[in-house]
Context: one part of a larger RNA
RNA sequence: UUGGGCGUAAAGGAUACGUAGGUGGAGAAUUAAUUGAUAGUUAAAAGUUAAGUUUUGUAAUUUGAAGACAUUAUUAAAACAAUUUUCUUGAGUUUGAUAAGAAGAUUAUAGAAUUUCAAGUGUAGCGGUAAAAUGUAUUAAUAUUUGAAGGAAUUUCAUUAGCGAAGGCGAUAAUCUAGAUCAAUACUGACACUGAGGUAUGAAAGCAUAGGGAGCAAAAGGGAUUAGAUACCCCUGUAGUCUAUGCCCUCAACGAUGAAUGUUAUUUUUUGAAAAAUCAGAAAAAAAACUAACGUUUUAAACAUUCCGCCUGGGAACUACGAUCGCAAGAUUAAAACUC
Numbered sequence: 001u002u003g004g005g006c007g008u009a010a011a012g013g014a015u016a017c018g019u020a021g022g023u024g025g026a027g028a029a030u031u032a033a034u035u036g037a038u039a040g041u042u043a044a045a046a047g048u049u050a051a052g053u054u055u056u057g058u059a060a061u062u063u064g065a066a067g068a069c070a071u072u073a074u075u076a077a078a079a080c081a082a083u084u085u086u087c088u089u090g091a092g093u094u095u096g097a098u099a100a101g102a103a104g105a106u107u108a109u110a111g112a113a114u115u116u117c118a119a120g121u122g123u124a125g126c127g128g129u130a131a132a133a134u135g136u137a138u139u140a141a142u143a144u145u146u147g148a149a150g151g152a153a154u155u156u157c158a159u160u161a162g163c164g165a166a167g168g169c170g171a172u173a174a175u176c177u178a179g180a181u182c183a184a185u186a187c188u189g190a191c192a193c194u195g196a197g198g199u200a201u202g203a204a205a206g207c208a209u210a211g212g213g214a215g216c217a218a219a220a221g222g223g224a225u226u227a228g229a230u231a232c233c234c235c236u237g238u239a240g241u242c243u244a245u246g247c248c249c250u251c252a253a254c255g256a257u258g259a260a261u262g263u264u265a266u267u268u269u270u271u272g273a274a275a276a277a278u279c280a281g282a283a284a285a286a287a288a289a290c291u292a293a294c295g296u297u298u299u300a301a302a303c304a305u306u307c308c309g310c311c312u313g314g315g316a317a318c319u320a321c322g323a324u325c326g327c328a329a330g331a332u333u334a335a336a337a338c339u340c
Stems, first nucleotide, its partner, number of pairs: 004311003007294002012308001014201004021194003025087007034077008048065007090191001091188003094184004103177007110154001115149007125136002162169002206247006215241002220236004258307006266285008289296002313340003322333004
């Protein structure tokens, strides 16, 4: 390379948008090109093949044939391409829906609880554990009542539910913004799909600057346990967790399942629209089919098509070197020797 694959064996990019490229709906006309057939023109040697010559033989040599190339003309074919034109099913736009939604951003507000502070009542313990101790308390704790402060998170509703491209999103109200769904009429008329590079977004931790700091809690200290205990348990406790701005760009970023289109038994539950049929989602079971099996099954891992990404024995190695990016931490790209 051919071929085979990517749910769990190696393998789907974290996600979206989108450039180049690749692929692409129906009808008609024209053009050139493509492929085949027929006819014509043209082509050295070697090689192949047929018949000779020479030679001990390998072999050498002569003549002929086929084959391979380019080009011209005629003709046929179905598909494709380009151009022109028409169409409405793909795609998009418009209108409507008492609609649905933890979709996003900003601002304001609320109640419960923890903690701290002040004051009252009250007296000897409290706290913690398997058991204890460290800790805390007569400088009056714990408990209880009242008041104040401050920060973070939003009980019930709550779910196999909902929304979002993914990450993710959960108190209430307002403002701003976005998307999906359904129904109906009209309009545009292939405007589509995918997408190397690229751009944007991207949990947590971490970094920088300025704030904030209730609870929790890496590090750190102490008490236990233990042969030891740099742990599990307990008492403290700093970064951090929160806000603003700017970086970082990773994950079991998972449905371990790329995106799009079409086709293929059913049954049950559920969300939105709808009188219903039905349409668009979310789940459970299950036939054909597929699968090494497990299992998947109209939300396919079935049957097909298009495009992208990726894999090729284990380790060395999500490493070294180099390059790019980053304040740093590090990230991305990514070998070999050697070894089994």

A computed fold for a 340-nucleotide part of an RNA from Virescentia guangxiensis, annotated as small-subunit ribosomal RNA, central domain. The full RNA is in RNAcentral, with records from ENA. NCBI's taxonomy places the organism under Eukaryota, Florideophyceae, Nemaliophycidae, Batrachospermales, Virescentia. Rfam family: Bacterial small subunit ribosomal RNA. Rfam 15.1 lists 42,628 matches to the family in 10,626 species. The gene name in the source record is rns.